[in-house]
Order: sequence, then C1' cells, then structure tokens
RNA sequence: CACACGAAAGGGCACACCCGGCGCGAGCCGGGGCCGCAAAGCCAACGGGGCUCCUUGAGCCGGCCGGGCUACCGAA
Repeated sequence: CACACGAAAGGGCACACCCGGCGCGAGCCGGGGCCGCAAAGCCAACGGGGCUCCUUGAGCCGGCCGGGCUACCGAA
C1' cells in the first nucleotide's frame, strides 16, 4: 500500500408512524420521527422476487434475495 475483515473513534443513513406536496396507483419529495443498518451509498438497461395500473404492456420497490460498482476509519 492492497485485499479481506469489523474492535475502537469521528460520524452517516433513516423502518413504522405523523404533517405538507406530487402520482390513477404501487410509490416518490420535503419536514418531524428513529425500528434498525458496516455500505440502509449507487445500479431496476444484471438475475430472481414482490407490488401497481390508463393491463397483454407500462410502471414501482436497492431497508426482499443474489450480483456488480464506489466509499470513511484501521484494532485483532
């Protein structure tokens, strides 16, 4: 130094729910909130799965699983 790994430290994100807004809807955005998360950062044009609908096609979910890419810190 790199990979793997995840003690410590500094921090980070934000489930449910509530309020406001957008959307037919799944859901999304902002604020509050804080169940949890070592990638709960990104990819839905990587695969599976689930969900929605103006349903035979289009859309939504990355905090469902697998996978890929990137990343702070540095004990064992």

Predicted 3D model of a 76-nucleotide RNA (c-di-GMP-I riboswitch aptamer) from Chloroflexi bacterium UBA4730. The sequence was found by an Rfam model in a public genome assembly. Its Rfam family is "c-di-GMP-I riboswitch aptamer". About the family: GEMM was predicted in a large-scale screen for bacterial structured RNA regulatory elements. Genes associated with GEMM are involved in a diverse array of functions, including chemotaxis regulation, signal transduction, secretion and chitin. The literature on the family includes a 2007 paper in Nucleic Acids Res by Weinberg et al., "Identification of 22 candidate structured RNAs in bacteria using the CMfinder comparative genomics pipeline".